[in-house]
RNA sequence: CAGGCCGGAUGGCCGCUCCGUUGUUGCCGGCGUAACUGGCGGCGGAGAGGAAAGUCCGGGCUCCUUGGAAUCGCGGUGCCGGAUAACCUCCGGCGGGGGCAACCCCAGGGAAAGUGCCACAGAAAGCAAACCGCCCGCCGAAGCCUUCGGGUCAGGCAGGUAAGGGUGAAAGGGUGCGGUAAGAGCGCACCGCGGCUCUGGCAACAGAGGCGGCACGGCAAACCCCACCGGGAGCAAGACCGAAUAGGGGCGGCGCGGCAGGGCAACCUGCCAGUCCUGUUUCCAGACGAGCCGUCCGGGUUGGUCGCAUGAGGCGCUUGGCAACGGGCGCCCAAAGAUGAAUGGCCAUCACCCGCGGAAGCGGGUACAGAACCCGGCUUACAGGCCUG
RNA sequence: GCACCCGUAGCUCAGUUGGAUAGAGCGUUGCCCUCCGAAGGCAGAGGUCACAGGUUCGAGUCCUGUCGGGUGCGCCA
Numbered sequence: 001c002a003g004g005c006c007g008g009a010u011g012g013c014c015g016c017u018c019c020g021u022u023g024u025u026g027c028c029g030g031c032g033u034a035a036c037u038g039g040c041g042g043c044g045g046a047g048a049g050g051a052a053a054g055u056c057c058g059g060g061c062u063c064c065u066u067g068g069a070a071u072c073g074c075g076g077u078g079c080c081g082g083a084u085a086a087c088c089u090c091c092g093g094c095g096g097g098g099g100c101a102a103c104c105c106c107a108g109g110g111a112a113a114g115u116g117c118c119a120c121a122g123a124a125a126g127c128a129a130a131c132c133g134c135c136c137g138c139c140g141a142a143g144c145c146u147u148c149g150g151g152u153c154a155g156g157c158a159g160g161u162a163a164g165g166g167u168g169a170a171a172g173g174g175u176g177c178g179g180u181a182a183g184a185g186c187g188c189a190c191c192g193c194g195g196c197u198c199u200g201g202c203a204a205c206a207g208a209g210g211c212g213g214c215a216c217g218g219c220a221a222a223c224c225c226c227a228c229c230g231g232g233a234g235c236a237a238g239a240c241c242g243a244a245u246a247g248g249g250g251c252g253g254c255g256c257g258g259c260a261g262g263g264c265a266a267c268c269u270g271c272c273a274g275u276c277c278u279g280u281u282u283c284c285a286g287a288c289g290a291g292c293c294g295u296c297c298g299g300g301u302u303g304g305u306c307g308c309a310u311g312a313g314g315c316g317c318u319u320g321g322c323a324a325c326g327g328g329c330g331c332c333c334a335a336a337g338a339u340g341a342a343u344g345g346c347c348a349u350c351a352c353c354c355g356c357g358g359a360a361g362c363g364g365g366u367a368c369a370g371a372a373c374c375c376g377g378c379u380u381a382c383a384g385g386c387c388u389g
Numbered sequence: 390g391c392a393c394c395c396g397u398a399g400c401u402c403a404g405u406u407g408g409a410u411a412g413a414g415c416g417u418u419g420c421c422c423u424c425c426g427a428a429g430g431c432a433g434a435g436g437u438c439a440c441a442g443g444u445u446c447g448a449g450u451c452c453u454g455u456c457g458g459g460u461g462c463g464c465c466a
Base pairs, nucleotide, nucleotide: 001389002388003387004386005385006384008350009349010348011347012346013345014344016047017046018045019044020043021042022041026040027039028038029037030036049368053379054378056377057376058375059374060373061234062233063232064231066285067284068283069282070281072279074230075229076228077227078226079093080092081091082090083089094108095106096105097104098103109225110224114223115222116219117218118217131165132164133161134160135159137157138156139155143152144151145150173191174190175189176188177187178186192214193212194211196209197208198207199206200205238306239305240304241303248297249296250295251294252293253292254291257272258271259270260269261268262267274288275287276286299465300464301463313332314331315330316329317328318327319326320325351366352365353364354363355362356361390462391461392460393459394458395457396456399415400414401413402412408446417433418432419431420430421429439455440454441453442452443451
């Protein structure tokens, strides 16, 4: 540095929730003798977690009057390949960055499809530009020098340049040599960058060769583009039983349709409109085809049973795979299932930590936290201890 | 249990498409005014933008994770 595991132990006493049992009469109740059933008691047994947490992702399950397909919109994901029921997860690889190293980190597609933004400073911030500087040319009053021809130079005009300075987060490749009036990919070498070809790889990508003098700044956790994924709500889902009430009212929305046949009629049958997975539109199949929905106010109730503990379950052996994970065989499973909600308290011994003490010992403490339909993950909290590399 | 929202000065709130000094009102402090107080005038203080990490040159604003607070939802007819 990385990975994995445990997360106080044993005994006694008294309690709590649930399960089984109570056999010829333990006790009490349900008309209660028998059978059945409930409670109390007896006996036997089970009883929080690695995160039960945050509710951040993904699924199972259930309902929404249904399944499938497409489209626009919205939301999400984002190197490549694989694993998986699925994933914003995991595994392996690639690329980039950090570290002496073990190893760690990365929202890591597209900026030559388009739009937008880049404050202040600065000459210039996206079709580049020229403030100081450097340099060529022309003019050059004054000053200085002069061999009297002129030279030098402050300065001015018109250009060249992008080395150097300065501004900035960022200034249109970097270093070196050549070159030039000064410079500059202007030329060359190496490095970087971008196409092309070949080789390796499923791919991301890597390597080699050759070309191009450099064109193409950054931001997509800005809009957007591309690829892929996604119907909505959630166990207070939902199903059943029971009790009670005024089996209500106001407002709003949609509808109660058409044709044909039969019938005296009520009505029946068929077809078509229309409606149906909770954003739009459409198609196929199916169902319905007559009452329904939303919201506010009022009334009643605050009960029970199921859902609900056998599951993407554990353990062992074996086997495929680098691994995540998958296949096969065998064994185990009554057992946490509460509903204002149980899973606790005390004592003793030991273990560990802290304080005091010279020592014996004495005193105090035992992390984070607690199921609520169930799983797979992520994230966060955590005293102390153990193991492996 | 489930779903959702909010957090900026002591209080109530602004803060635009990310741009540098984060503002307003009330309150508060000092001074003036007044015999004293209120009102008024002048000046000032007061902020870890809930916290942490990230993206970006730059975050109150964008993204992620924590913390704190709040709201709604039972059944029958």
This is a predicted complex of two RNAs, RNase P RNA and transfer RNA, with 466 nucleotides together. It holds a member of the Rfam family "Bacterial RNase P class A".